[in-house]
Context: one part of a larger RNA
Molecule: small-subunit ribosomal RNA, 3' major domain
Organism: Actinomycetota bacterium
Parts: sequence; structure tokens; C1' cells
RNA sequence: UGACGGGGGCCCGCACAAGCAGCGGAGCAUGUGGUUUAAUUCGACGCAACGCGAAGAACCUUACCUGGGCUUGACAUGUUAGUGAAAAUCCUGGAAACAGGAUCCCUCUUCGGAGCGCUAUCACAGGUGGUGCAUGGCUGUCGUCAGCUCGUGUCGUGAGAUGUUGGGUUAAGUCCCGCAACGAGCGCAACCCCUGUCCUAUGUUGCCAGCGAAUAAUGUCGGGGACUCAUGGGAUACUGCCGGUGACAAACCGGAGGAAGGUGGGGACGACGUCAAGUCAUCAUGCCCCUUAUGUCCAGGGCUACACACGUGCUACAAUGGCCGGUACAAAGAGCUGCAAUACCGCGAGGUGGAGCGAAUCUCAUAAAGCCGGUCCCAGUUCGGAUUGCAGGCUGAAACUCGCCUGCAUGAAGUCGGAGUUGCUAGUAAUCGCGAAUCAGCAACGUCGCGGUGAAUACGUUCCCGGGCCUUGUACA
Repeated sequence: UGACGGGGGCCCGCACAAGCAGCGGAGCAUGUGGUUUAAUUCGACGCAACGCGAAGAACCUUACCUGGGCUUGACAUGUUAGUGAAAAUCCUGGAAACAGGAUCCCUCUUCGGAGCGCUAUCACAGGUGGUGCAUGGCUGUCGUCAGCUCGUGUCGUGAGAUGUUGGGUUAAGUCCCGCAACGAGCGCAACCCCUGUCCUAUGUUGCCAGCGAAUAAUGUCGGGGACUCAUGGGAUACUGCCGGUGACAAACCGGAGGAAGGUGGGGACGACGUCAAGUCAUCAUGCCCCUUAUGUCCAGGGCUACACACGUGCUACAAUGGCCGGUACAAAGAGCUGCAAUACCGCGAGGUGGAGCGAAUCUCAUAAAGCCGGUCCCAGUUCGGAUUGCAGGCUGAAACUCGCCUGCAUGAAGUCGGAGUUGCUAGUAAUCGCGAAUCAGCAACGUCGCGGUGAAUACGUUCCCGGGCCUUGUACA
């Protein structure tokens, strides 16, 4: 000087408390451990591994296993020699890869050669083989915590100190005052994006108040720019104003005006560093290793196994509910190898067909919870839907291992969950549906977004956890 303390003081955070909803019990989904296996590819392991890499494992992917092939190779550049094709099609063998055979048979040229391809040869290729404890890059974490430092000066023999401590204040090393310090840098904040209010310009594909037309009805048409909305531009919030407190400061409390008030709400943004944290399997890369194989091609299998254990979710156990009928209101997205309407067929999944649309125009596309009416009457039920049987649909060469969906039948556990434990402070939790990426299809109940409905509670900081500043002890560095 740090680090640590079941030392002290001050302060903060959904850290506790106060509340709400859960998890832990059930079934299923998913990840992991373990076990099994020819293989169940690999990585990730307290927080910070475990719906994680994987925004899509039937083949492919694929790295694993079994078997069958190839050896300058699936891919790149070049040397030397030879050759004129290669591809495609057909035949035979085969699971295919591939092997053998047949058809076909280069281009330009100054005739030296050049281009392209094949065969042989040599250099080499190739490796998801090892090492993340050799590395770059990227990322997680403490933590959006308020800290981390430097120059000069001063103090100290020195390590170092001071500044950065102190009194206030703040979300903040934020600001003010004081002070052997005076300044400065990286962080904080602001500048950026979205959202909330207003003004203005422009109105098509958007809108429809007034005028006219048409209709069973609809901005449908003429038209209009008022409104909504869209796209640009601008304004607005600064403790600016008032009162109080304060040290005449910074600031705090209350008020006015205002769409919004003290960082308005949200996002992007992550200091010096810590964990030899994670990643050699995104990529790059040193060294080591393999080189008729640890490379490469193919078929089939596996990654989907199942006495068990754990994590994360979904669905429930019902009446604030289930079922049936009617009826209302979104936002954000996606679409040409695509989204697909009207119509028709089917109980349905879906099929036939194809208008329109590269989309403020057309389509996906009925939002659901809600509201109105009916029914059930507390039961393992008209709750719950696992499991299984049969019959179908779709994608795709191909759904046996191993896809999703539909109909009929079947109707399991489950009556609110031990110890313990998680999230959340407002348009939040809870609850309800919608969309997208990946994607032929889909194991999505995942993830990332979008809107609808919309709470309760916070006395307080003694305690648990994490963190910041000062101080103290130390046999630790």
C1' cells in the first nucleotide's frame, strides 16, 4: 500500500421487510448428470454450466459408430511429362460411393504456344486431432458499481502519501465549501435512438368533417386537407419562476404553470482491472501430433437409449371456472423457390382452384382474454388431459428406428404441493392472445418482439446477500 475480520461508523441495491404470482408434489416438454451402448460426437459446471453454443439432429446437418471405397486426394497454388477433353446420357455390378464399358469428343493461334480439362510425378493439400495454462479476436462476471489514474508541486531516507481525505449534497469522484496542493485524463452526465405534447410542410396506397353521387351496405366514386395517421423539419424541461430550509453555497422540500418536473419513461453505451473465467468446434494463430489416415467419399445406424437424480418450462388440479351460441376492440411483423383472397369439396387436419400483391394498396389475418345469453352444481366431475387403439391429412427421394397435425374412441396422475427457494416497485407483476427469425417439414410448451386487460405493497434498515467511502486490528501478500 492492499486484502481480510462472526471490528466500528456512514450509505446504497427487489438485499431484507411489506405485498403479489410462482418453483419444490403430478403429467408432459426440454437441458444436464448418471447408467447403458458399436456409437449414444464435442464443448459449457457455484453465482457467471444445465429451453446454454443449437435462430430448427428423419437423410443432409454430423464432428460419433459399423461397413464399403479413394490416396496429390472433397478443396488451393505451382513444377515436369503425357494427353484432348470435361460434363452429360445409356448399359453392367453395387446399399450408395465407386468401378468397368458404350455414345459423344475442346477453343484460340502469328503454328512457337496460350486457355480449359484429364492422367502420371513432385512440392503440397487436408485435420471439428491436442494445448483457451502459448495466443489474437470476441464474450461472461463483479457492475451502469462510482470508481481508476496521471503531470507538476509539496511531504517522507524509502516503500509511498498528498491531490481522491474533511463539512454538506447527489443516482453519480454530481456539485458546493474548506484544505499543500494546482490542474488533467479514462469513467458519471450530456451529445445518439425509441416513446410521451404541440407547431409546421407534404397528402398516396393513408384519412373522411363539410358538399355532391351511387348502393342492401362499405371512403365505394367525385372531391377535400379539417381530423387520424405517415414522413421530414422545428419547439418544449432548464430547478427556469414563487415560497420555505440551508452556510449569502451546492442542494433539498412544497407550490404554480405545463402533455410531461427535477435523470419524464425505455434503449444503445460497460473506466483501471478481477476470475491463468469461457471459447483452438465461428474465425485467426504459435508449438505438438496424423499423412493409403486422426484426411476424404458413401450407405445404414447414433446424437431421440432409460432402474434413476437435478435444473428450466408448459398444462393442470377447477365455479373469478369448463362447455355451447352470439358479438366488440390491437400493435408489431412477414411475403415471389413467396403470402395467397372470393368460390367449391371435406366433421376436421386439409384439398381443388387461382383473383390480387415485390405490398400504408393485396395476402397471412377470425386477435384472445372481454361483453351478452344458455348449460353444468362441487363430483376425480361436462375438471384435467397423459397414455393407448383405429382411421386419415401434410411436408419430403424417404416419416420403422425418429416428424407435425386432424377425427373417433380411450380417459392416467393430479383436489394447490415438506424442508427450502425464485421473480417483480407501474403500464411493472399477473393474465390474454398475435407475430417473426431459423425452417421442405417439425418435436417451439423454447427464444426474440408486439400489443390487450391490469393490481397489491414498501413501517423501516435490526437481520440475510452483494456493493461503495472513511476508520481500526492483523502472525496474510